[in-house]
RNA sequence: AAACGGCAAACCUGUCGCAAGGCGGGGGCGCAAAGCCACGGGGCUCACACACAGAGCCAGCCGGGUUGCCGAA
Repeated sequence: AAACGGCAAACCUGUCGCAAGGCGGGGGCGCAAAGCCACGGGGCUCACACACAGAGCCAGCCGGGUUGCCGAA
């Protein structure tokens, strides 16, 4: 480079949640890990706000760890 494919943004809808957001269906902006992990940074939500400081979410924000399809390799 190619091949079989994979995932799936925004938005719509049902559902759970105080919320961020998660899950199911539709839908495709894109992605060679847009598979998985909350370890580090960052962002978001709730609570608090005298102080100490808590709980949760985002893996498609970056880094890191780990597993993985095809192949000129």
This is a predicted structure of a 73-nucleotide RNA (c-di-GMP-I riboswitch aptamer) from a soil metagenome. Of the family's consensus pairs, 94% are formed in the model. Its Rfam family is "c-di-GMP-I riboswitch aptamer". About the family: GEMM was predicted in a large-scale screen for bacterial structured RNA regulatory elements. Its mean pLDDT, the model's own confidence on a scale to 100, is 86.